RNA sequence: CGUUCAUCCGGCGAUGAGGCUCGCCGCAACCGUCCAUCGGACUAAUGGCCUCUACCGAAGC
Numbered sequence: 001c002g003u004u005c006a007u008c009c010g011g012c013g014a015u016g017a018g019g020c021u022c023g024c025c026g027c028a029a030c031c032g033u034c035c036a037u038c039g040g041a042c043u044a045a046u047g048g049c050c051u052c053u054a055c056c057g058a059a060g061c
Base pairs, nucleotide, nucleotide: 009026010025011024012023013022016052017051018050019049020048021047032042033041034040035039
C1' cells in the first nucleotide's frame, strides 16, 4: 500500500414521521413502471411489519 473477514459506527433501500426487523453500501449503496413517433399513461407515503400524518375511494351520523 492492496485484498479479505469480523466487530463498531454512519449512510442507503422511487413522496413524510416513530419503533422493530431484513438487505446493501463505505463516496458507494440509492435515484418507480409501461407504451414509445421525446410525447403519453399508471401504481405507491413501507425493503418488510406495526403505528401516526397526508392523500384516494366507499358507507354511516

About this RNA: This is a predicted structure of a 61-nucleotide RNA (Fluoride riboswitch aptamer (crcB RNA motif)) from an Anaerolineales bacterium. The coordinates come from a structure-prediction model, not an experiment, and the mean pLDDT is 79. NCBI's taxonomy places the organism under Bacteria, Bacillati, Chloroflexota, Anaerolineae, Anaerolineales.